[in-house]
RNA sequence: GGGCCUGUAGCUGAAUCGGAAUAGCACCGAGCUUUUACCUCGGGGAAGCGGGAUCGAAACCCGCCGGGCCCA
Numbered sequence: 001g002g003g004c005c006u007g008u009a010g011c012u013g014a015a016u017c018g019g020a021a022u023a024g025c026a027c028c029g030a031g032c033u034u035u036u037a038c039c040u041c042g043g044g045g046a047a048g049c050g051g052g053a054u055c056g057a058a059a060c061c062c063g064c065c066g067g068g069c070c071c072a
Base pairs, nucleotide, nucleotide: 001071002070003069004068005067006066007065010025011024012023019055027043028042029041030040031039048064049063050062051061052060
């Protein structure tokens, strides 16, 4: 330098055909308990960045950035 894959919450991961994001752990609050823990209930938090197409994008197109693999 080139090719392919990949980027979603603090972490791990879904949404397979474009109709607007689901969960587990973690965190916070309440209940339970003498207290902690366990358990139950509730809550907040997320699309790498910029642009394009579309009525509508996590998804499609382009560029950039980060990570991985391969070639040179």
This is a predicted structure of a 72-nucleotide RNA (transfer RNA) from Arthrobacter sp. RNAcentral holds the sequence, with entries from ENA and MGnify. The organism belongs to Arthrobacter, within Bacteria. The coordinates come from a structure-prediction model, not an experiment, and the mean pLDDT is 81. Its Rfam family is "tRNA". The family's RNA type in Rfam is transfer RNA. From the family's description: Transfer RNA (tRNA) molecules are approximately 80 nucleotides in length.